[in-house]
RNA sequence: AAGAAUUGUCUGGGGUGCCUUUUGGCUGAGAAAUACCCAUUGAACCUGAUGCAGUUUGCACUGUCGGAGGAAGACAACAAUCGAGAACC
Numbered sequence: 001a002a003g004a005a006u007u008g009u010c011u012g013g014g015g016u017g018c019c020u021u022u023u024g025g026c027u028g029a030g031a032a033a034u035a036c037c038c039a040u041u042g043a044a045c046c047u048g049a050u051g052c053a054g055u056u057u058g059c060a061c062u063g064u065c066g067g068a069g070g071a072a073g074a075c076a077a078c079a080a081u082c083g084a085g086a087a088c089c
Base pairs, nucleotide, nucleotide: 003082004081006077007076008075009074010073011039012038013037014036017026018025019024045070046069047068051064052063053062054061
């Protein structure tokens, strides 16, 4: 230095479970929240799945499944950071 990462605007995609006497509790970014997450660098989310193993009062609560299959984009900016004890002089 190239590049990467990142950010903003608009548009779009997605989920909302379990237990409980309930105004409560559990996990989580989010359990209908003018919120949250994600948008091809795609594990946001769906199918497989009334799956399998573990845990729990119970539950995708944890893992596996998963180098399986699907899944929603354009524009603009780019200081700092990484590259970098750069290279080179």
Predicted 3D model of an 89-nucleotide RNA (TPP riboswitch aptamer (THI element)) from Lentilactobacillus sunkii DSM 19904. The sequence was found by an Rfam model in a public genome assembly. Rfam family: TPP riboswitch aptamer (THI element). About the family: Vitamin B(1) in its active form thiamin pyrophosphate (TPP) is an essential coenzyme that is synthesised by coupling of pyrimidine and thiazole moieties in bacteria. Lineage of the source: Bacteria > Bacillota > Bacilli > Lactobacillales > Lentilactobacillus sunkii.